[in-house]
RNA sequence: AGAGUUUGAUCCUGGCUCAGAACGAACGCUGGCGGCAGGCUUAACACAUGCAAGUCGAACGCCCCGCAAGGGGAGUGGCAGACGGGUGAGUAACGCGUGGGAACCUUCCUUAUAGUAUGGAAUAGCCCGGGGAAACCCGGAUUAAUACCAUAUACGCCCUACGGGGGAAAGAUUUAUCGCUAUAAGAUGGGCCCGCGUUGGAUUAGCUAGUUGGUGAGGUAAUGGCUCACCAAGGCUACGAUCUAUAGCUGAUCUGAGAGGAUGACCAGCCACACUGGAACUGAGACACGGUCCAGACUCCUACGGGAGGCAGCAGUGGGGAAUAUUGGACAAUGGGCGCAAGCCUGAUCCAGCCAUGCCGCGUGAAUGACGAAGGCCUUCGGGUUGUAAAGUUCUUUAGCAGGGGAAAGUCAUGAUGGUACCCUGAAAAUAAGCACCGGCUAACUUCGUGCCAGCAGCCGCGGUAAUACGAAGGGUGCUAGCGUUGUUCGGAAUUACUGGGCGUAAAGCGUAGGUAGGCGGUUUUUUAAGUCAGGGGUGAAAUCCCAGAGCUCAACUCUGGAAUUGCCUUUGAAACUGAAAAGCUAGAGAGAGUUAGAGGCAGGUGGAAUUCCUAGUGUAGGAGUGAAAUCCGUAGAUAUUAGGAGGAACAUCGAUGGCGAAGGCAGCUUGCUGGGACUCUUCUGACGCUGAGCUACGAAAGCGUGGGUAGCAAACAGGAUUAGAUACCCUGGUAGUCCACGCCCUAAACGAUGGAUGCUAAAUGUCGGGACAUUAGUUUCGGUAUUGUAGCUAACGCGUUAAGCAUCCCGCCUGGGGAGUACGGUCGCAAGAUUAAAACCCAAAGGAAUUGACGGGGGUCCGCACAAGCGGUGGAGCAUGUGGUUUAAUUCGAUGAUACGCGAGGAACCUUACCUGGGCUAGAAUGCUGGUGGAUCGGAUCUGAAAGGGUCUUUUGUAGCAAUACACCGCCAGUAAGGUGCUGCAUGGCUGUCGUCAGCUCGUGCCGUGAGGUGUUGGGUUAAGUCCCGCAACGAGCGCAACCCCUAUCUUUAGUUGCCAACAGGUUAAGCUGGGAACUCUAAAGAAACUGCCGUCGUAAGACGCGAGGAAGGAGGGGAUGAUGUCAAGUCAUCAUGGCCUUUAUGCCCAGGGCUACACACGUGCUACAAUGGUAGGAACAAAGGGCUGCUACUUGGUAACAAGCUGCUAAUCUCAAAAAUCCUAUCUCAGUUCGGAUUGAGGGCUGCAACUCGCCCUCAUGAAGCUGGAAUCGCUAGUAAUCGUAUAUCAGCAAUGAUACGGUGAAUACGUUCCCGGACCUUGUACACACCGCCCGUCAAGCCAUGAAAGCCGGGGGGACCUGAAGUCGGCAACCGCAAGGAGCCGCCUAGGGUAAAAUCGGUAAUUGGGGCGAAGUCGUAACAAGGUA
Repeated sequence: AGAGUUUGAUCCUGGCUCAGAACGAACGCUGGCGGCAGGCUUAACACAUGCAAGUCGAACGCCCCGCAAGGGGAGUGGCAGACGGGUGAGUAACGCGUGGGAACCUUCCUUAUAGUAUGGAAUAGCCCGGGGAAACCCGGAUUAAUACCAUAUACGCCCUACGGGGGAAAGAUUUAUCGCUAUAAGAUGGGCCCGCGUUGGAUUAGCUAGUUGGUGAGGUAAUGGCUCACCAAGGCUACGAUCUAUAGCUGAUCUGAGAGGAUGACCAGCCACACUGGAACUGAGACACGGUCCAGACUCCUACGGGAGGCAGCAGUGGGGAAUAUUGGACAAUGGGCGCAAGCCUGAUCCAGCCAUGCCGCGUGAAUGACGAAGGCCUUCGGGUUGUAAAGUUCUUUAGCAGGGGAAAGUCAUGAUGGUACCCUGAAAAUAAGCACCGGCUAACUUCGUGCCAGCAGCCGCGGUAAUACGAAGGGUGCUAGCGUUGUUCGGAAUUACUGGGCGUAAAGCGUAGGUAGGCGGUUUUUUAAGUCAGGGGUGAAAUCCCAGAGCUCAACUCUGGAAUUGCCUUUGAAACUGAAAAGCUAGAGAGAGUUAGAGGCAGGUGGAAUUCCUAGUGUAGGAGUGAAAUCCGUAGAUAUUAGGAGGAACAUCGAUGGCGAAGGCAGCUUGCUGGGACUCUUCUGACGCUGAGCUACGAAAGCGUGGGUAGCAAACAGGAUUAGAUACCCUGGUAGUCCACGCCCUAAACGAUGGAUGCUAAAUGUCGGGACAUUAGUUUCGGUAUUGUAGCUAACGCGUUAAGCAUCCCGCCUGGGGAGUACGGUCGCAAGAUUAAAACCCAAAGGAAUUGACGGGGGUCCGCACAAGCGGUGGAGCAUGUGGUUUAAUUCGAUGAUACGCGAGGAACCUUACCUGGGCUAGAAUGCUGGUGGAUCGGAUCUGAAAGGGUCUUUUGUAGCAAUACACCGCCAGUAAGGUGCUGCAUGGCUGUCGUCAGCUCGUGCCGUGAGGUGUUGGGUUAAGUCCCGCAACGAGCGCAACCCCUAUCUUUAGUUGCCAACAGGUUAAGCUGGGAACUCUAAAGAAACUGCCGUCGUAAGACGCGAGGAAGGAGGGGAUGAUGUCAAGUCAUCAUGGCCUUUAUGCCCAGGGCUACACACGUGCUACAAUGGUAGGAACAAAGGGCUGCUACUUGGUAACAAGCUGCUAAUCUCAAAAAUCCUAUCUCAGUUCGGAUUGAGGGCUGCAACUCGCCCUCAUGAAGCUGGAAUCGCUAGUAAUCGUAUAUCAGCAAUGAUACGGUGAAUACGUUCCCGGACCUUGUACACACCGCCCGUCAAGCCAUGAAAGCCGGGGGGACCUGAAGUCGGCAACCGCAAGGAGCCGCCUAGGGUAAAAUCGGUAAUUGGGGCGAAGUCGUAACAAGGUA
């Protein structure tokens, strides 16, 4: 000191969360020792038992023990029980803190002065008697005192009307004192008063009757309404009274850099309380914790008549609770009470016990010890790691254990702690380690298990078969006798901002003005000294914190000294600033005079255009309306047109980023009344100012009330359309309303989303009003208004003298999103509603600006057989083929919009084959290796069986070596190892499709931006092209484009066999057949050729255009191969390869048969047709490219034919498949379901093959179906193309091929053009999308859960007022009774705790029912918003 989390990424705003420290803590796991501290935070709940306050015989009498000395006991009397100890209920207060004050008291103590004389009457105890269960009480007799009373004296004391009056005492003891009384003073302690400070709530705004003051009296120690009588009507309050909630206050403690925030355990000071409430007595002191009286609740005893009690003292018990200790020792020390003292008492205190509750210290061993044991874990199987760790060897003994000694704490004596601390000796590594974490934040990683399950989680988030996030293990990290978790506080959080924040768009400027209180305030001089500043004094308890020392072995802890205690009071001084007082000034403000602009306001009058309606005329069938229609109006005469009239509302053009107004707002013209502003002059006043909580006024539209008015428009409503629906958008109508008057309402995106005022800080351009100078232009100044823009500011966008800049003053407002501007309460309102304004609960985001994409039923530019223009098809028929579906034992699997569907498959009868049924095998069908064993192997025969397989018989005897044996081969056994077309293409490689042969995709450096990013790559042209040119904060480069490659079109050269044959020769029925030739064709190698090169026009250039030239070819000549970055988790684990998982007498392997060929149906792709541009028959002609030895086959013969038989050529420019077909010629058919069409079916054949039944092809004869050009829709093609015609090949025994791939023959039409459909490219724009529009997302309803509002009522709490009653007790009064008297008893009165009655207010709990709200992978209905979101 920061970090994580909103996004595809970025910056900002903003919340949530984490890392730190702390605790009277608790819980979980674990636990060796010591020191020092701490220990009911909850029930101020109830308490058994013991103890916690007594003492004095030197005040007194009596009784008991004792010979005595002496001791003991109850009582009278004195002092002390008002301290010490506990608790925090109450209390928001002079209670506390701090600092002052005057009208007081003070036992014991100190000092001083004076005194201490004379008498008297009782009484407890004791004794006797009585009552009672007890507690206790009553009567009688007797008695003492330092108990009580009187008298005397009293300087001083008290009262006084200054005459006077009043008031004291106590003795004890034996010679020393201790006491007693009065007075004066001190000290100590206490009472009272005052200033200041001391928690929330205004959804508590008014409170108060002894209340506020006075006079008098009473009362008190003392002031005082403290109390009473009378008089007055005051007193408190927005600087927060009253009410309500909460709370003991402080020194301090925790945290924090500080300022602050939170807390008030222990220790210390003060206060309050003592079962609850009230009251007084005694006393120096109490309204009294271990005293009294009364009332109440509770508990206990009881003989039922009455009594007793108060742990918030120390222990302890029950209860409550997450939770907090022993019914211990001692008065040795410190302190307290009494006493002359000895001493007694002391749960104060000092100690011990329990508890890791905290802080501090120590230990659980140290050294050495392997190219590193074993075991564990991982592994790429090589190793790595645990790990010098262990073992082993050497050493040490703190703590603990055993034995011995043994303090200080105090001295005159006394030691509970305690035989403790500490010291010495001895033995043995011996007795002593856990907890949390390891995805990021945050230090620390692997394997296995699990499979959105179980679970984790502080936040983000992990888990759906390869989880570093769950569980376990190994390893690691952190802390350590502790470690984690939970809770709470501060911090981080500048996230309430005094220090130290904000408000245009993120939350946030009141709709606007006037103005009260308040806050702030120009300039000069003088005075003052409240604020301010400086010095001095007092106080700020001790402890704590800090600093320096000291003592316990160190530390914690303790002690000594200092500093500090930021405060308050007082005193002396200063006078700049603020305040106050006085006197001035004119720059602020206002007034005056003179000009001036204006939809400023209110009231009256008035004008024309238009709409509608009415009347009349002309006139005839339509009009109106829409995307298209219909409702509607019109033959009863509309619309149109002409004239006249009525009525209401609004004011075109001018008119404008023009004007005016505080804002809302204001517009024909004119009159009256009236508000404000600007400029000029600088005449007057002399700070008169600014802001403004409350308050007051104004305040669009809609709405409300009363009364008018109503032309047009128009919620609601009706009808017509649209639609799946259409309670909408569109159309036809139409009422409130809109208008006027008066009165309410008081809200708007009331916006510049920007409060007001003042000063300062570059300019430029327009415009409105006024002035000055100048006079076509213009310059300048003041006030408004608008655009651009510097500095500066801003998260950015943007703002920028009209600030969102730099400053000052005042007001208002904000503090995550939702719930909610809602509920409740209050105020206002006729109502609608407005205003003020929460909480529970839910979420980790919500949000602003900008960026890159994607998308748009946004825009612009451009391209493509994309449309258009054409040609031919598909969709209808039959058949072929593929798919879906269905069926099946199986119909194996995959491909499924474009980018699956004549696709994998370039060829399923068996095989293939993966599927099904059945029969078999298990180291297995194939391969390698090791060990063992047997044998040659091969071959032949035979039985069984569907075959595979299982049996049986038989023959031969490899190579080397004499042999043993070895090698090779085969079988068997064992082992290493196999097999899988099983799963996952969402774990992968490779390959492929598609966008797309579209023109794009990027990088380096530089520059711009806080940044994501941008620039380059955009712009102007051009191109098929990011192709090229020009321009430009860019300059270059890469992958793509193009070119380089192949085929083809022309020519040249070279080479001529198997190809060719012009010239020459030979020769045949015929034929390059032969000699020969190298010209031509052709073959196949090398070259040439095309580049907008030339010409013209246009253009800066690139380039474009030209039925221009030349050229075989002209602007890429035609075609092919070639496929950028990427997209689709696209396809493929069944081509192959491969991780993981699964399987191993089976999911492997072998075999037979079946299936993949099924068939109500649907779709795709094709073939053949429907005919005359044709069919049939006969005749004649012209290709290219391929294939061929398990092959192609000439030729001959047979057969109608498929084909068969025989012979022959060719390993191919040689032989052969091989006939090309369309075409042409001739003939026929004559528009018909036909001489079209050929499906289907029957019969008979041929071929291949172990085998054509399921399930092949071909031939012949016969049969002769549908079909007469195909709905909606849809496909291909731009030239040697479409269309049409045949040919060949791969696969292949054969073939379901009409498929695929090649080849040539014949050979068109059309393209105006880019509006539209589809796809694509670039630029731009909007966006709430980024899984990117197949996106996002809203509301009702239905079911579930949660909190909450209302609610007939029901239950409870606290407080106030009224009335009734009223104990004890103080005070006051009094005739009866007692007493000689003082007085007492008793009675009465006032006040009053408590109790009761009735009513009202308030707070809380609960409730049938009800309202909305929130939440939740896959419910329903629509599609409101985001793009022009399809009606902005």
A computed fold for a 1432-nucleotide RNA from a metagenome, annotated as small-subunit ribosomal RNA. Rfam family: Bacterial small subunit ribosomal RNA. The RNAcentral record of the sequence draws on SILVA.